Predicted 3D model of a 72-nucleotide RNA (transfer RNA) from a Patescibacteria group bacterium.

RNA sequence: GCACGUGUAGCUCAGUGGUAGAGCGCUCCGUUCACAUCGGAGAGGCCGUAGGUCCGAUCCCUACCAUGUGUA
Numbered sequence: 001g002c003a004c005g006u007g008u009a010g011c012u013c014a015g016u017g018g019u020a021g022a023g024c025g026c027u028c029c030g031u032u033c034a035c036a037u038c039g040g041a042g043a044g045g046c047c048g049u050a051g052g053u054c055c056g057a058u059c060c061c062u063a064c065c066a067u068g069u070g071u072a
Stems, first nucleotide, its partner, number of pairs: 001071007010024004018055001026042005048064005
């Protein structure tokens, strides 16, 4: 340089067109003499950036950015 993949909560990942979820973690409550475990509740995201298509985009298209793999 070329080809391909990935980018969604603090972390690991689901979600293939109709106002985004799980596990772990965090906060609070209950339970305990206390801690842990367990149970309940909650906070935390404008889905890498910018355009386009569509009535409607995390999802489809284009460019760019970051990162990874392959190749000479």

NCBI's taxonomy places the organism under Bacteria, Bacteria candidate phyla. It matches the Rfam family "tRNA".